[in-house]
């Protein structure tokens, strides 16, 4: 330099062919339980979907560009 893959909650990830309020687990927080904790149960909160632009009635999803990471080739 070229090609491919990945980037979504603090962390690990799902999101199929574009569609309804963007989800799960885990961590943290609150409450219950307990003599106090742990475990367990319940609940709430937590997101510029890496950044920018475009297509579309509608984009995490498609297109372009860019940044970061991984793998391969030269």
């Nucleotide at each position: 330099g070229c090609g491919c893959c990945c980037g979504u909650a603090g962390c690990u990830c799902a999101g199929c062919c574009g569609g309804a309020u963007a989800g799960a687990g885990u961590a943290g927080c609150a409450c219950a339980c307990u003599c106090c904790g742990a475990a367990u149960g319940u609940g709430a909160a937590g997101g510029u979907c890496g950044g920018g632009g475009g297509u579309u009635c509608a984009a995490g999803u498609c297109c372009c560009u860019u940044c970061g990471g991984g793998c391969g080739c030269g």